Record summary:
A computed fold for a 357-nucleotide part of an RNA from a metagenome, annotated as large-subunit ribosomal RNA, domain IV. Its mean pLDDT, the model's own confidence on a scale to 100, is 88.
Context: one part of a larger RNA
RNA sequence: CCCUGUUUAAGGAACUCGGCAAAAUGACACCGUAACCUAGGGAGAAGGUGUGCCCUCAUAAGGUGAAGGGACUUGCUCCUGGAGCCGAAGGGGGUUGCAGAGAAGCAGCGGUAGCGACUGUUUACUAAAAACACAGGACUCUGCUAAGUCGCAAGACGACGUAUAGGGUCUGACGCCUGCCCGGUGCUGGAAGGUUAAGGGGAGAUGUUACCCUUCACGGGGGAAGCAUUGAACCGAAGCCCCAGUAAACGGCGGCCGUAACUAUAACGGUCCUAAGGUAGCGAAAUUCCUUGUCGGGUAAGUUCCGACCUGCACGAAUGGCGUAACGACUUCCGCACUGUCUCAAACAGGGACUCA
Numbered sequence: 001c002c003c004u005g006u007u008u009a010a011g012g013a014a015c016u017c018g019g020c021a022a023a024a025u026g027a028c029a030c031c032g033u034a035a036c037c038u039a040g041g042g043a044g045a046a047g048g049u050g051u052g053c054c055c056u057c058a059u060a061a062g063g064u065g066a067a068g069g070g071a072c073u074u075g076c077u078c079c080u081g082g083a084g085c086c087g088a089a090g091g092g093g094g095u096u097g098c099a100g101a102g103a104a105g106c107a108g109c110g111g112u113a114g115c116g117a118c119u120g121u122u123u124a125c126u127a128a129a130a131a132c133a134c135a136g137g138a139c140u141c142u143g144c145u146a147a148g149u150c151g152c153a154a155g156a157c158g159a160c161g162u163a164u165a166g167g168g169u170c171u172g173a174c175g176c177c178u179g180c181c182c183g184g185u186g187c188u189g190g191a192a193g194g195u196u197a198a199g200g201g202g203a204g205a206u207g208u209u210a211c212c213c214u215u216c217a218c219g220g221g222g223g224a225a226g227c228a229u230u231g232a233a234c235c236g237a238a239g240c241c242c243c244a245g246u247a248a249a250c251g252g253c254g255g256c257c258g259u260a261a262c263u264a265u266a267a268c269g270g271u272c273c274u275a276a277g278g279u280a281g282c283g284a285a286a287u288u289c290c291u292u293g294u295c296g297g298g299u300a301a302g303u304u305c306c307g308a309c310c311u312g313c314a315c316g317a318a319u320g321g322c323g324u325a326a327c328g329a330c331u332u333c334c335g336c337a338c339u340g341u342c343u344c345a346a347a348c349a350g351g352g353a354c355u356c357a
């Protein structure tokens, strides 16, 4: 010096990102217990008091139930009987130590706000959470050889189920609610028209040449049938274009200018654009850049916190909005208790380090 413990004057979070760590609380009985609330809770809320031993009430209450006695149906019977033993709790009196739950073990508590309703689940080995799940809600597909999934198939699951069932997606208890937009994308429906494949179709074209014409010859020209190659019109489904519906489908939800008898502001008006221009509720928020916004509270002093305001850079309604009792090894702020966290360090015990053998 390090590790693990023990104790500490006065102060008591001044430490620190943060009370991290430590301290404190702690058992049982009784008294007592707030806001709020889904009436169940909250609650062991909080906060108090008691606890040893001896005597006595006292043969305490209560429990157990022997011997003995009786009855007959003679039994591991029934009735009676009360000895002995055990004995919670309580009243009164006394006594004792610094200390009576005498050791060990055994909740610290309260208030505020955020998030998530809850119990659960998770990154085996840096994350336990506000993430996942959840009951509940909604949309959508599926009529049974179901949809969907696995497999090349046979086949299997779904399900020995049958729409109060099964699959998919989103939301996430409960309460109050969930506004406007179908122009784009998707999905569903429609079938008149446009476009459109294979295929059908075969107008026509081309190659070849029996033959014909021409040439002295070579060659040149024409050319039926057949064979072969190619091939227009026309017919031709879904899809797409098109027409509708649909947002708890993917998604989206404006700008400028003017105006009231102080000023300021604008209920009001004008204009441009849009598919429609953000409704309720909330709001410097887990979202606010400017920003430590402004005001209020708490502190002697508060970039955090709580309550408001609204100028929402860039909240907003099942990618759910706003509340919410209970719950949380979650996150924020405050207080009580408590302490070596600190002011500021000290001593002790054990084990290392170190020295020697």
Stems, first nucleotide, its partner, number of pairs: 001352008010343002014341001019338001027051005036041001038173001052095006062086003068080004072075001096100001108336004113331002115328002120132002136171007148157003174323004179253003184250002186246005193241003199235002204230005211222004254272005281315001282312001293309005

Its Rfam family is "Bacterial large subunit ribosomal RNA". Clan: LSU clan.